[in-house]
RNA sequence: ACGUCAUCCAGAGCGGUGGAGGGACCGGCCCAACGAAACCGCGGCAACCCCUGGCCUGUCGCAAUCGGCCAGGAAGGUGCUAAUUCCGGCAGAGGAGGCAUCCUCUGGCAGAUGAUUG
Numbered sequence: 001a002c003g004u005c006a007u008c009c010a011g012a013g014c015g016g017u018g019g020a021g022g023g024a025c026c027g028g029c030c031c032a033a034c035g036a037a038a039c040c041g042c043g044g045c046a047a048c049c050c051c052u053g054g055c056c057u058g059u060c061g062c063a064a065u066c067g068g069c070c071a072g073g074a075a076g077g078u079g080c081u082a083a084u085u086c087c088g089g090c091a092g093a094g095g096a097g098g099c100a101u102c103c104u105c106u107g108g109c110a111g112a113u114g115a116u117u118g
Base pairs, nucleotide, nucleotide: 003116004115005114006113007112008111013042014041015040016039017038021031022030023029025089026088027087028086043081044080045079047078048077049076050073051072052071053070054069055068056067085110090107091106092105093104094103095102096101
């Protein structure tokens, strides 16, 4: 790397360097010289690992371990810090319309992040 599992409608900036792009891809629609990407400094958020406390299951009971859940935390490891993963991109159901097509819901595909495997 591939694979597996979980989550993704909440939350979170200011300064410096830099100069034209960026929002994965395609179509939209947005952001951007009232400075894009990237890099640096100092913050913040809290998704996972993590820390603290509590609860639940098992053969009667207790304890421990494993597993799960809830609340809080932010010292550490990653991550994140415009817009629902910005919307759609495939399928099913329902609704509107004469049709084209549009809307809503559900599930997928793809993507991102973490943990794990390796």
The prediction has a mean pLDDT of 82.
This is a predicted structure of a 118-nucleotide RNA (SAM riboswitch aptamer (S box leader)) from an Aggregatilineales bacterium.
NCBI's taxonomy places the organism under Bacteria, Bacillati, Chloroflexota, Anaerolineae, Aggregatilineales.